Model confidence (mean pLDDT): 87 of 100.
The part of an RNA shown here (small-subunit ribosomal RNA, central domain) has 346 nucleotides and comes from a metagenome.
[in-house]
Context: one part of a larger RNA
RNA sequence: UUGGGUUUAAAGGGUGCGUAGGCGGUGAAAUAAGUCAGUGGUGAAAAGCUGCAGCUCAACUGUAGUCCUGCCAUUGAAACUGUUUUACUUGAGUAACCAUGAGGUAGGCGGAAUGUGUAGUGUAGCGGUAAAAUGCUUAGAUAUUACACAGAACACCGAUUGCGUAGGCAGCUUACUAGAGGUUCACUGACGCUGAUGCACGAAAGCGUGGGGAUCAAACAGGAUUAGAUACCCUGGUAGUCCACGCCGUAAACGAUGAUAACUCGCUGUUGGCGAUACACAGUCAGCGGCUUAGCGAAAGCGUUAAGUUAUCCACCUGGGGAGUACGCUCGCAAGGGUGAAACUC
Repeated sequence: UUGGGUUUAAAGGGUGCGUAGGCGGUGAAAUAAGUCAGUGGUGAAAAGCUGCAGCUCAACUGUAGUCCUGCCAUUGAAACUGUUUUACUUGAGUAACCAUGAGGUAGGCGGAAUGUGUAGUGUAGCGGUAAAAUGCUUAGAUAUUACACAGAACACCGAUUGCGUAGGCAGCUUACUAGAGGUUCACUGACGCUGAUGCACGAAAGCGUGGGGAUCAAACAGGAUUAGAUACCCUGGUAGUCCACGCCGUAAACGAUGAUAACUCGCUGUUGGCGAUACACAGUCAGCGGCUUAGCGAAAGCGUUAAGUUAUCCACCUGGGGAGUACGCUCGCAAGGGUGAAACUC
C1' cells in the first nucleotide's frame, strides 16, 4: 500500500456554516472528452515466456513465435459517465394559513429562603458531632416579633416532557429576534448531498480590566480522628462563585455510536399538528421513550431514532510502554492549547 475496521477491544473531528474537491433525480435531442470496436504506425536490441535446433547432457548458444499489457493517428458505435440544449416534479427551496416550545438577546417586576443591621420580648446557654472540641454568648447570644438592606438562585407545576447544531436552556412579564412541525399542493424547477484548508460558536475551571460580594467554598487557620492524618468529620475562611467587556478553546464536549438518502415484521406509551368525531375502533406526518421479528454482533446487546441491507462524502485506527512526552512550528497575557516523533524496552 491493498485488504480490514472505528458503541464497549486501537479508532467518529465538541458543534455548525461553508471554499476547493468528490458524488448526484426523471424524459428527450445533440456532441463524442471518458468508454468500446476496427485499421495503420510506433513500442531498439538483449532479457523474459513457448516451440524447435546446436555443443556427449546441462549451464550456455542459435532460431521462430510471443511478449513489450503502452503511445500516436484514423474510421466507426452511442448504452453508461461528461458537455450543451430543452422539458418535468417526486429531491431541495419559497408562499399562504394553522398551531407549538425552559430556543436566543435586552429591560422591568415578584415571593420564599439565607445573611447582616436597628428596635422589641426574653434568659443562659447556643452551635456542632458517632462522641467531642475549636467557635458564638451576661458588652445579652440562640429563639421569637417588626422594620430595613444586600446579593444570588427560582420550591410546587416538573414528566424516559419540551426547545436548541452542539455547548446548553426553567419564577412572572414586555420588546426585539431565530427555528423546526403540520395543512394547501399555489410558486421556482435539481437550485442537491458531503465537505480537506478556512470561519463562527463552544460547559466548568482559569486569565485581564472595572464593578459586586448574600450563599457556598479551592488555598489557608484552628478543633477532632489517627501510629501518623499535609485527608475523610467539625468551626471559620480568601480567591472564585455573580455582572460588563476582552481572552482561553478544553471535558467521560457521551448515544463513548460522523453527515445525508433509500429499503427492511410488529406491539405499546407519550409530545405537537392534520383528519374524523360518538363515549368506540382506527389512520397520517414530525419528534421523544419501552419491548421485539428478520438480520447483525465476540458477546453484552442493536433492532424503521440500527450496531440490519445498500450508496456518496468527510474524519480517524494499525501491539503495550516510552508519550499526547521531546524537538521544531504555530496560537495564547499567562496557564497552557494545536500539530506531534524517535532511541530504548516488553